RNAcentral holds the full RNA, with entries from ENA. The part of an RNA shown here (small-subunit ribosomal RNA, 5' domain) has 538 nucleotides and comes from an uncultured prokaryote. Its Rfam family is "Bacterial small subunit ribosomal RNA".
Context: one part of a larger RNA
């Protein structure tokens, strides 16, 4: 010094921290959705009205709402763990003339004409279920075709720059796009689009930003009781593959490559900023927080996508668990809680999206076990309290005694005060902004529509924590001290008991009849809501 544990004890608050062991197995709930301003379809209950043979029926509303589907974006972030990894994994410094980059920003260009399907739905059907199969219908910002644009790509060519491949600029062949909304100011109309248009979205090009990929120098563990290792191995050529270099893969050719400056093998281990210690040098360490990496039951594989070889996606194999009509299926907490187990040992199956942040959306908003809070634990650090002043015939009691006394000890009693915390009562936050209307204002625009920027006024809505913090009042010394030690090291001593016994002990060592060392008591010393012990590090 500690992510500690154990023993005894335990008043309050603030801020932190909390499975170091079994990357053991997991019941249950939640942890990733969102968009109707992309698209087609589309309920029910309740309520109201009318009719009624009193059984009920119809209409409106509920409502273009709910549920499901197509499509877009997200799901590759956020959260967890440290198994593996001695490696360009990490740190640091460079390189890519060998690369990619959705959303975002800037510049300038475009958005024309068509087509065929399919889910949902209807119907038939298989299956215990999970889940399918056939037929028919339909839409799109889903899919496809054509047109247009071209140095973005390929093929060669020229010039300039650079020089290692290359970069820049000029003339020939192949490849793109999609609508939705607002408003009637203009046009046509009679309420909408063929019109206009702010904002949003689409396509291709160049640039930026951000993120990622690859390569390299140097650096950081142990064992030589590991001395030789290697055949895609080392290099070349052709081909393939990738966003991209490369034996990354493949065919052929050559026989190389590494190693005592430690190859290969084995053991151990996530790395770093940091943390602990120390005067420093150094040593040890890598919990919490932050950056990077790796993993997601075990092993392998790809698909989609800007990005994954994807924790809560897919396929295959394996182990395990569960369901089954025995034919076949389902699952993955190293997310947050929680359970069993292991262990010396580590918390609630809580509240909220109010704040911060993230996803989607034009927005309202929805989702968010991220996060914000609360709960448990003296686990740690810090702060506060358990009262203050006076009070000696120095009471009583205890202990010691040389019997004179000494000590506990101003300690108590008693008197006078105070009111921190806990208790009761009252008040009561900050954390919080956003929207709407109106009057101005800025920009687009023909525009007093509309959208947008910004200011004043008015109105409306919003806090989990929490009736918490804080403030005031009431009552009351009242409810709040222990633990270890006293032979030397090492601050602090006497009596009784025991008699090498019982026991103590970190080292030296104590105990065999006067034990300051064992056990008890009185007194003393140290620390204090803690004190000791154990473990580990310096």
């Nucleotide at each position: 010094a500690c992510g500690a544990a154990c023993g005894c004890u335990g008043g309050c608050g603030g801020c932190g921290u909390a499975c170091u062991u079994a990357a053991c197995a997991c019941a249950u709930g939640c942890a990733a959705g969102u968009c109707g301003a992309a698209c087609g379809a589309g309920a029910a209950a309740a309520g109201a009205a009318g009719c009624u043979u009193c059984g009920g029926c119809u209409u409106c509303c509920g409502a273009g709402u709910a549920c499901a589907g197509u499509g877009g974006c997200g799901a590759a972030c956020g959260g967890g763990u440290g198994c593996g990894u001695a490696a360009c994994a990490c740190g640091u410094a460079a390189g890519c003339a060998a690369u990619c980059u959705g959303c975002c920003c800037c510049a300038g260009a475009c958005a024309u004409u068509g087509g065929g399907a399919u889910a949902a739905c209807u119907u038939c059907u298989c299956g215990a279920a999970a889940g399918g199969g056939g037929a028919g219908c339909u839409a799109a910002u889903a899919c496809c075709a054509a047109a247009u644009a071209g140095u973005u790509c390929c093929c060669a060519a020229u010039g300039g720059c650079a020089c290692a491949a290359g970069c820049c600029a000029u003339g020939g062949g192949g490849g793109g796009a999609a609508a939705g909304g607002g408003c009637c100011u203009c046009u046509a109309u009679a309420c909408u689009a063929u019109g206009c248009u702010c904002g949003c979205g689409g396509u291709g090009u160049g640039g930026g930003a951000u993120g990622a990929g690859c390569u390299u120098g140097c650096g950081g563990u142990c064992c030589a009781u590991u001395a030789g290792c290697u055949u895609g191995u080392u290099g070349g050529u052709g081909g393939g593959g990738u966003a991209a270099u490369g034996g990354c893969c493949u065919a052929c050719c050559a026989a190389g490559g590494c190693a005592g400056c430690g190859a290969u093998g084995g053991a151990u281990a996530g790395c770093u900023g940091g943390u602990c210690u120390g005067a420093g040098a150094g040593g040890a360490u890598g919990a919490u927080c932050a950056g990077c990496c790796a993993c997601a039951c075990u092993g392998g594989c790809a698909c989609u996508g800007a990005g994954a070889c994807a924790c809560g996606g897919g396929c295959c194999a394996g182990a395990c668990u569960c369901c089954u009509a025995c034919g076949g299926g389902a699952g993955g907490c190293a997310g947050c809680a929680g359970u069993g187990g292991g262990g010396a040992a580590u918390u609630u199956u809580g509240c909220g999206c109010a704040a911060u942040g993230g996803g989607c959306g034009a927005a309202a908003g929805c989702c968010u076990g991220a996060c914000g809070c609360a709960g448990u634990a003296a686990c740690g650090c810090c702060g506060c309290g358990u009262g203050g002043a006076g009070g000696a015939u120095g009471a009583a009691g205890g202990c010691c005694c040389u019997u004179g006394g000494g000590u506990u000890g101003u300690a108590a009693a008693c008197u006078c005060c105070u009111g921190c915390c806990a208790g009761g009562g009252g008040g009561g936050a900050a954390g919080a902004u956003a929207g709407u209307g109106u009057c101005g204002u800025u920009g687009c625009a023909a525009a007093u529509a509309g959208c947008u920027u910004u200011g004043g006024c008015a109105c409306u809505a919003u806090g989990a924590c929490g009736g918490u913090a804080c403030c005031c009042c009431c009552a009351a010394a009242g409810g709040a001290a222990g633990c270890c030690c006293c032979g030397g090291c090492u601050a602090a001593u006497u009596c009784c008991g025991u008699g090498c016994c019982a026991g103590c002990a970190g080292c030296c060592g104590c105990g065999g009849u006067a034990a300051u060392a064992c056990g008890g008591a009185a007194g003393g010393g140290g620390c204090a809501a803690g004190c000791g012990u154990u473990g580990u590090u310096c």